[in-house]
RNA sequence: CUCUUAUCCAGAGCGGCGGAGGGAUUCGGCCCGAAGAUGCCGCGGCAACCCGCAGAAGCGUUCGUCCCAUCACCGAACUAAGGCUGCAAGGGUGCCAAUUCCGACUCCAGGCGGGGGAAACGCCCGGAGGCAGAUGAGAG
Repeated sequence: CUCUUAUCCAGAGCGGCGGAGGGAUUCGGCCCGAAGAUGCCGCGGCAACCCGCAGAAGCGUUCGUCCCAUCACCGAACUAAGGCUGCAAGGGUGCCAAUUCCGACUCCAGGCGGGGGAAACGCCCGGAGGCAGAUGAGAG
C1' cells in the first nucleotide's frame, strides 16, 4: 500500500512546549481558536478489538437407556479450533470537543409554502442504504 472482516449516536483531561489557523479530502453549513486551538511530549484516564480466564448450549465423539438387533429419541460425560455469554485490565493496539460535528449520492415516510385543487418546484424534519474515512483483527 492492497484485500477480507467487525465496529463507529456510549465513554474518558490535566500539565508542559509551541504560536496560527484547525475540525481527513472538495463544496456548503456549523463549531473550536491569541482567555493560545490543531499539533508534539509527559502524566492521568476511557474502552474492551487481539493475547489471557471462566461458563453454557449446539454440533461432534464416547458410554448408558430403549430394542431381538441397528438407527432415531432420551440421559450422562468429554469437547481442540471457530462462534456465543461473561470476567479481568497484566501485555499489544486504539481512543479522550461536538454522532466519523452535520450535509452532499440513491430509495422511502411526514410537514410547510403561493389565490381552491393537482402536478411540478422550493424549504424543513426523519428512516434505510451507499460513497468516503477512522480503528482493531486477519491475509497478501
SAM riboswitch aptamer (S box leader) from Calidithermus roseus, 140 nucleotides, folded computationally.
The sequence was found by an Rfam model in a public genome assembly.
The organism belongs to Calidithermus, within Bacteria.
The model forms 97% of the base pairs in the Rfam consensus.